[in-house]
């Protein structure tokens, strides 16, 4: 140096042009002498920039961070 794969909510992890969910956690209420479980409810993210398009998490590049492989 060359390819390739992955960057989405505090963790693992969907969503693949039209409204960003899910588990577990996180806050608040009902419950329960307390605390746990149970149940109702709520905050929290699309690696950066830039092109395409009525619209981009999603498709094109460029970066950049992790990770394989070849040399």
């Nucleotide at each position: 140096g060359c390819a390739g794969u992955a960057g989405u909510a505090g963790c693992u992890c969907a969503a693949a042009g039209g409204c960003a969910g899910a588990g577990c956690g996180c806050c608040g209420g009902a419950u329960u002498g307390u605390g746990g479980c149970u149940u109702c409810g709520g905050a929290g993210a699309c690696g950066a920039g830039a092109g395409u398009u009525c619209a981009a998490u999603u498709c094109u590049c460029u970066c950049u961070u992790a990770u394989u492989g070849c040399c």